[in-house]
Transfer RNA from Camelus ferus, 73 nucleotides, folded computationally. The sequence is in RNAcentral, with records from Rfam. Its Rfam family is "tRNA". The family's RNA type in Rfam is transfer RNA. The coordinates come from a structure-prediction model, not an experiment, and the mean pLDDT is 81. Taxonomically the source falls in Camelus (Eukaryota, Chordata, Euteleostomi, Sarcopterygii). RNAcentral records the identical sequence in 3 taxa.
C1' cells in the first nucleotide's frame, strides 16, 4: 500500500433481507439470614464507533473516517 472482518449496556454477545433496542453476569433496592453467601423479586443502566446520504422511518443500505484484529505484498 491492498484485501477481509469487526464497533450495540460496565463486561461478553444477540437484534430473522428497514419499523423505533434485548439476554447473561456485574450494580442499586427489597424480601430472605443472628449476619453474609445462595435464591427470589424489582429497578437503574444505551447519542447502537463518528460524520454525512437514501427513505414516512436507518443499529440494519449507501459513502467517507477512526479504533481494533486477521491476512497478502
Nucleotide at each position: 500500500g491492498a484485501c477481509g472482518g469487526u464497533a450495540u449496556a460496565g463486561c461478553u454477545c444477540a437484534a430473522u433481507u428497514g419499523g423505533u433496542a434485548g439476554a447473561g453476569c456485574a450494580c442499586a433496592u427489597g424480601c430472605u439470614u443472628a449476619g453474609c453467601a445462595c435464591g427470589c423479586a424489582u429497578g437503574a443502566g444505551g447519542u447502537u464507533c463518528u460524520g454525512g446520504g437514501u427513505u414516512c422511518a436507518a443499529u440494519c443500505c449507501c459513502c467517507a473516517g477512526u479504533g481494533c484484529c486477521a491476512c497478502c505484498u